[in-house]
RNA sequence: AGAGUUUGAUCCUGGCUCAGGACGAACGCUGGCGGCGUGCGUAACCCAUGCAAGUCGAACGAGCAGAUUUCCUUCGGGAGAGAAGCGAGUGGCGGACGGGUGAGUAACGCGUGAACAACCAACCCUAUACAGGGGGACAACAGCUGGAAACGGCUGCUAAUACCGCAUAAGACCACAAGGCCGCAUGGCCAAGGGGUCAAAGGAGCAAUCCGGUAUAGGACGGGUUCGCGUCCCAUUAGCUAGUAGGCGGGGUAAAGGCCCACCUAGGCAACGAUGGGUAGCCGAGCUGAGAGGCUGAACGGCCACACUGGGACUGAGAUACGGCCCAGACUCCUACGGGAGGCAGCAGGGGGGAAUAUUGGGCAAUGGGGGAAACCCUGACCCAGCAACGCCGCGUGAAGGAAGAAGGCCUUCGGGUUGUAAACUUCUGUGACAGGGGACGAAGGAAGUGACGGUACCCUGAGAGGAAGCUCCGGCAAACUACGUGCCAGCAGCCGCGGUAAUACGUAGGGAGCGAGCGUUGUCCGGAAUUACUGGGCGUAAAGGGCGCGUAGGCGGUAGAUCAAGUCGCAUGUGAAAUACCCGGGCUCAACCUGGGGGGUGCAUGCGAAACUGGAAUACUUGAGUGCGGUAGAGGAAAGUGGAAUUCCUAGUGUAGCGGUGAAAUGCGUAGAUAUUAGGAGGAACACCAGUGGCGAAGGCGACUUUCUGGGCCGUAACUGACGCUGAGGCGCGAAAGCGUGGGGAGCAAACAGGAUUAGAUACCCUGGUAGUCCACGCCGUAAACGAUGAAUGCUAGGUGUAGGGGGUAUCGACCCCCUCUGUGCCGCAGCUAACGCAAUAAGCAUUCCGCCUGGGGAGUACGGCCGCAAGGUUGAAACUCAAAGGAAUUGACGGGGGCCCGCACAAGCAGCGGAGCAUGUUGUUUAAUUCGACGCAACGCGAAGAACCUUACCAGGGCUUGACAUCCAAUGAAUCCUUUGGAAACAAGGGAGUGCCCUUCGGGGAGCAUUGAGACAGGUGGUGCAUGGUUGUCGUCAGCUCGUGUCGUGAGAUGUUGGGUUAAGUCCCGCAACGAGCGCAACCCUUAUGGUCAGUUGCCAGCACGUAAAGGUGGGAACUCUGACAAGACUGCCGUGGAUAACACGGAGGAAGGUGGGGACGACGUCAAAUCAUCAUGCUCCUUAUGUCCUGGGCUACAAACGUGCUACAAUGGCCGUGACAGAGGGAAGCGAACCCGCGAGGGGGAGCGGAACCGAAAAAAGCGGUCUCAGUUCGGAUUGUGGGCUGCAACCCGCCCACAUGAAGUUGGAGUUGCUAGUAAUCGCGGAUCAGAAUGCCGCGGUGAAUGCGUUCCCGGGCCUUGUACACACCGCCCGUCACACCAUGGGAGUUGGUAGCACCCAAAGCCAGUGAGCCAACCGGAAGGAGGCAGCUGUCUAAGGUGAGAUCAAUGACUGGGGUGAAGUCGUAACAAGGUAGCCGUAUCGGAAGGUGCGGCUG
Repeated sequence: AGAGUUUGAUCCUGGCUCAGGACGAACGCUGGCGGCGUGCGUAACCCAUGCAAGUCGAACGAGCAGAUUUCCUUCGGGAGAGAAGCGAGUGGCGGACGGGUGAGUAACGCGUGAACAACCAACCCUAUACAGGGGGACAACAGCUGGAAACGGCUGCUAAUACCGCAUAAGACCACAAGGCCGCAUGGCCAAGGGGUCAAAGGAGCAAUCCGGUAUAGGACGGGUUCGCGUCCCAUUAGCUAGUAGGCGGGGUAAAGGCCCACCUAGGCAACGAUGGGUAGCCGAGCUGAGAGGCUGAACGGCCACACUGGGACUGAGAUACGGCCCAGACUCCUACGGGAGGCAGCAGGGGGGAAUAUUGGGCAAUGGGGGAAACCCUGACCCAGCAACGCCGCGUGAAGGAAGAAGGCCUUCGGGUUGUAAACUUCUGUGACAGGGGACGAAGGAAGUGACGGUACCCUGAGAGGAAGCUCCGGCAAACUACGUGCCAGCAGCCGCGGUAAUACGUAGGGAGCGAGCGUUGUCCGGAAUUACUGGGCGUAAAGGGCGCGUAGGCGGUAGAUCAAGUCGCAUGUGAAAUACCCGGGCUCAACCUGGGGGGUGCAUGCGAAACUGGAAUACUUGAGUGCGGUAGAGGAAAGUGGAAUUCCUAGUGUAGCGGUGAAAUGCGUAGAUAUUAGGAGGAACACCAGUGGCGAAGGCGACUUUCUGGGCCGUAACUGACGCUGAGGCGCGAAAGCGUGGGGAGCAAACAGGAUUAGAUACCCUGGUAGUCCACGCCGUAAACGAUGAAUGCUAGGUGUAGGGGGUAUCGACCCCCUCUGUGCCGCAGCUAACGCAAUAAGCAUUCCGCCUGGGGAGUACGGCCGCAAGGUUGAAACUCAAAGGAAUUGACGGGGGCCCGCACAAGCAGCGGAGCAUGUUGUUUAAUUCGACGCAACGCGAAGAACCUUACCAGGGCUUGACAUCCAAUGAAUCCUUUGGAAACAAGGGAGUGCCCUUCGGGGAGCAUUGAGACAGGUGGUGCAUGGUUGUCGUCAGCUCGUGUCGUGAGAUGUUGGGUUAAGUCCCGCAACGAGCGCAACCCUUAUGGUCAGUUGCCAGCACGUAAAGGUGGGAACUCUGACAAGACUGCCGUGGAUAACACGGAGGAAGGUGGGGACGACGUCAAAUCAUCAUGCUCCUUAUGUCCUGGGCUACAAACGUGCUACAAUGGCCGUGACAGAGGGAAGCGAACCCGCGAGGGGGAGCGGAACCGAAAAAAGCGGUCUCAGUUCGGAUUGUGGGCUGCAACCCGCCCACAUGAAGUUGGAGUUGCUAGUAAUCGCGGAUCAGAAUGCCGCGGUGAAUGCGUUCCCGGGCCUUGUACACACCGCCCGUCACACCAUGGGAGUUGGUAGCACCCAAAGCCAGUGAGCCAACCGGAAGGAGGCAGCUGUCUAAGGUGAGAUCAAUGACUGGGGUGAAGUCGUAACAAGGUAGCCGUAUCGGAAGGUGCGGCUG
């Protein structure tokens, strides 16, 4: 410090997620030791038991017991004194501290800083003064007595440091008061003087003395009160308030104060957030972070609050009191039923709750606290120990050597690799554990004594590697990879995502990575997140500028010099507790931990100072702003009036059959006279041309003309004011269209509606009608893509060029032109900015001020609530839930019922077909025991198959074999091999016979080869997967394309090059150009064909010469010709002309056998289709192994209702039939082709010459030509089908071959929609050959013969290329995608209501208690003349009041028949709305209609 994730890729925006740190944690697996810490976060739920606050006998009187002791004695004992001690009660001090908890509290509660001239203060310290003399009681106790108990009652006795008078009064207080001083508003302080009021307690000691007592003043510690500032969320909480705000007087308190009361005033608080609701103890600090900040408030420390819940007071220095009291309530316990007792949020402990948090331990030795004179007592504060890996820190589980790189495991290409120096083994060490010995500090102040921890830490000795390693992860982020299993299953997952048969992602194993007594997971917080942006973000298109103005509060504000000093800055002082953190040290062996010192501490307060800036009060100025004056343009606004054109309607005329409307039609109108046309009239609405990115207005918006009223702008001038300014939360006003209300108006248009079309449907688009509405007046509504998707204002920052309005200059007779300038409105463009697009003086640049708004998508601008509205609805505006994206700009493709250019038998123009018939063949389907398998749009279907009777053959049935039909290895036997018998359908089984080889030999035998048998390794598989593969092939497509290097441009994907202008069959070439080159393709090189040449001359040829035949290159000969086949030649736009940029090239011409790639072939770029093939072959994985292998016989692949593809033959006269010595090319032949000749009607048979071929054979070419016949018919066309008889091949033609003869003679008379091929030696037509093959082509591959028609052209169909445009597509239009409906699940709104909670309000009742009144009853202290008084108590009454009751509301939550929409969910239904011109451009607002998307009307926007 970043990373992953939106895309085909890119940049940006933006969310989600991860890596880090932390924890009072919990859970899973695992677990050796020690130190230091920490340990109910939940039920402030309930608690058994024990302990947690007592102490003082030196305050007091009893009592107990009693060392010692005195006296008496009947020696049993009795009486008395009595130290040390125990001790209920009275009394004192302490139980207000310490300890716990965080419920409540949003508050002066806390923090910080101040204030008290408005206060208190026991114990402690200092100082001063004092303590004289009396009195009356009450507990204890005793007696009686009530009660189960708790606990009392009555009578009587008694002490005090208990209580009460009196005296004294330095002093204090109260009222008075001469005088003096001071301050901070009220005011405070000192004080002569006299008056009034108020004290006390003793105890110990022989004593000294000590401890106490009283009053006053001061201090210290502690507390109380007040104020400034700070302190969470919600505005869908906006108004709150009656003791409320203040005053006067009083009461009350330690003390100011509405704290309380009476009266008076009517205030007080609040947008700087009152009130209400929710949540919460606050802080020092802790965690995190670079910091700013965010989060937290365990432990430790400070403050506050609370003590079962609520209320209340008492005592006291202090409480409204955790281990006190009273009352009410709930709960628990005891009870004799009458009544009582209790409060662990003290320490342990129990139950309960919970994911979860410990011992009913030891000790007061230390520290601290209470009491005491002290000894001492008490102390669950505290110090220790126990439990828990809960955290931090430290240590160990061994160290060194050790390669045959052991065994085992795992992987493997079978070679090896890895685990791995790891182990074994050798040599050592002794931390820790164990045993034994020694043994603390903590304990002080002069000595002694005192240790829970603890025989602990620590030290020494001993023996022995011994008892001590796990957890998570290994697809990317993110370090670490293989095998097996599984097969969208089981599972994983933080995000992206893995798993559908080869999973580094699941599970296991091996190996590896990380951390380590821990490791992971979960939860929470901060970080990363600049993702709330103060530091430090944005708003044209990503989320985001308010529709527009006026203006309030507020914020901000021109120039100059003085002034003040609030902000600001400086210095000083106080504070900012300790602990923590930081720095320097110290102590535990180190560390954690503990500790000394130091520094810092952004803050607050006070004092002094500075005066630049901001600010305050005042002065001056003119440039901001405004006013005046003079001009000026304008659809600016309002009202009244006027005008012409057009539509429609009415009347009349002319006129006749149509009009109208559309893609085409129809509905509609018209013979009752329309449309058309002429004239006249009526009425409403809108204003052609001018008209212009022209003008005006703040926006919405404004368009005939005239008049009236009226707002604003601009220019000029510089007379006036003198900062009067800018912005603007709330507020007020304006605000298109639609819509609403009332009343008018209504020509045209036109939602709804109706009809006609279109359509699968058509609630639409189109047509004919048509109502609200559109118009006017008044009143509502308040929204729009109200847009420049760009808030307002000011200043600054290159230019160029239009246009509108004004002014100036120059020139001119004048206008124009030209120059300058201000204002408005456009375009282009630099810097700069921007993610890019783009913006660019009209900024989206550089700055300042103010306002509005944004913070992932969906849910949703929805729900609820509030406000507004007559309504429609508007405005404000969430959450649950859900997703890992949603987006912007640009790029490359692909696509478009977008555009441009251009090709192709693509269309068109032609010729012949197919589709109809019969047959052949393939396919589907069906059938079957099996009809083996594959191929499926083009690019499967006469395809694999260049040939299924057996074989082939993979299928079926049946019969057999199991190391196998085939390969290698081992053993035994036998040579091999041949003949043959029986059974059987065969395979096979069981026999019989013949036969003995080759090489070596030590003669025993061994070896090679073959066969049989046996055992096991293995064979075998046309079983699966072409979506695991190689290879091969098809296709786009012989289309002209596909790329690279360097450079350049761009943030980048990428672009450029390759685009452009021409040209070509071509990315072919030329020119231009930020490109320059290059590669794979194109072309050429190769084969063939067309011409002539050279060479060669047999088997081919024969011109001339000769021989010769019936004829014949038959023979001699020839090498001319044809031909054969080898080599060269030839064609290159080379030449001429024209066009063209002078180029490329095109056109025409010459020559030439051939002319512009001459014809044909081979040759197929980067790639696409998970295209085809595991059944050609090869091959990974997988499956079968007496079978999915293998052998055999028979059957099937040949089935047949039907459908399709490809062909053949036809339908006839351009023909059929008959006759008749026409003319090819290419190829084949030895298990072959097979001649002559003979036989047969023929297929064929016999025959066997010749030929491994320019020689022989198949071999006849056919159409054509010539002659004849048929005469338009189901025929002398056509030949299917069937019958009979034959022939051939073959082991065998039944299923199931081909051929021949005779007989039979079906459909068919040119083929619907639709569709195929072909541009020249082509189509069409005619025959010939070959491969396969025993036999079996209408198929396939070849060959030649005869030999056309048409092509205007590129609008259209199909396919393709290039450029461009749009895109929401990228699996790429066979794409994407919207809404209803149906189903499942989820959360949520409404809902008759129901239930519960919370906080208040009103009324009723009213405990305890304070206060007030009363007090007839009662009463010790004082007075008293003894009656009474003073004073007090009980009781009663009243105010207040907890709990309780009643009532009406508010609010929150839960629940609710039913209901609304929403979300999510591999393959449901209906349509096709959107994305391309998405097939009617889309979208916004509004109204209306419709199953649904949606349609239509009106206005608006261009995205």